[in-house]
RNA sequence: UAACGACAAAGCCAAACCCGCCGAAAGGCAGGGACGGAAAGCCACGGGUCCUCGCUUCCUCCGAGAAGCCAUGGACGACUCCCCGAAGGACCCAAGAUAGCCGGGCUAUCGAA
Numbered sequence: 001u002a003a004c005g006a007c008a009a010a011g012c013c014a015a016a017c018c019c020g021c022c023g024a025a026a027g028g029c030a031g032g033g034a035c036g037g038a039a040a041g042c043c044a045c046g047g048g049u050c051c052u053c054g055c056u057u058c059c060u061c062c063g064a065g066a067a068g069c070c071a072u073g074g075a076c077g078a079c080u081c082c083c084c085g086a087a088g089g090a091c092c093c094a095a096g097a098u099a100g101c102c103g104g105g106c107u108a109u110c111g112a113a
Base pairs, nucleotide, nucleotide: 004111005110012037013036017032018031020029021028022027035100041106042105043104045103046102047101048098049097050096054069055068056067057066058065073082074081075080084088
C1' cells in the first nucleotide's frame, strides 16, 4: 500500500415506531428510540422500486391554486359481468424521492487470522 474482517480494542451510524416542522405525495430534517450496519460516510452515473394524474365550478395568480363532489357499489376471491353517477383518478414520458434495493465512483477508523 492492497486485500480481508476477529465473540479484539476505541469509538461511530440508527430501521420500525412516537412527537414536532417542511413537502401535493413519495419522502426529508430535528428530538426520542434500536432492527440492524465495516462504509448504514459522501455522490442519483447505470438498473430497480416508490410518488404525482378524477369530476364540477371559480380566478388580475392558470398552478402540484381555491371551494365543492364521486362508489374504490354488487355477483365474487379472480376472470368476466351488472348497476348508479358529471366524476369511482388507466398507461407511458418527464420532474421528484430512495445511497438502509443493487451496481458503480470518491473518501475513511482499528489490526487478530